[in-house]
Record summary:
Predicted 3D model of a 74-nucleotide RNA (transfer RNA) from a Nanobdellota archaeon. The coordinates come from a structure-prediction model, not an experiment, and the mean pLDDT is 83. Its Rfam family is "tRNA". The family's RNA type in Rfam is transfer RNA.

RNA sequence: GCCCUGGUAGCUCAGUCUGGUGGAGUAGCUGCUUCGUAAGCAGUUGGUCGCAGGUUCAAAUCCUGCCCAGGGCU
Numbered sequence: 001g002c003c004c005u006g007g008u009a010g011c012u013c014a015g016u017c018u019g020g021u022g023g024a025g026u027a028g029c030u031g032c033u034u035c036g037u038a039a040g041c042a043g044u045u046g047g048u049c050g051c052a053g054g055u056u057c058a059a060a061u062c063c064u065g066c067c068c069a070g071g072g073c074u
Base pairs, nucleotide, nucleotide: 001073002072003071004070005069006068007067010026011025012024013023020057028044029043030042031041032040050066051065052064053063054062
């Protein structure tokens, strides 16, 4: 230098192919339960979807460039 994979909630990851309300588990908070704690149950908070631009009525998703991490080729 070229190619491939990945970047989404505090953490681990779906969702992208086929554009149409941003999710699960876990963690946090509140409540129930208990003499109390843990466990369990119920509810709830939390996101510039790596950055910028483009296409579109509408972009996490499609296109372009860049950044970061991992791998491969030379």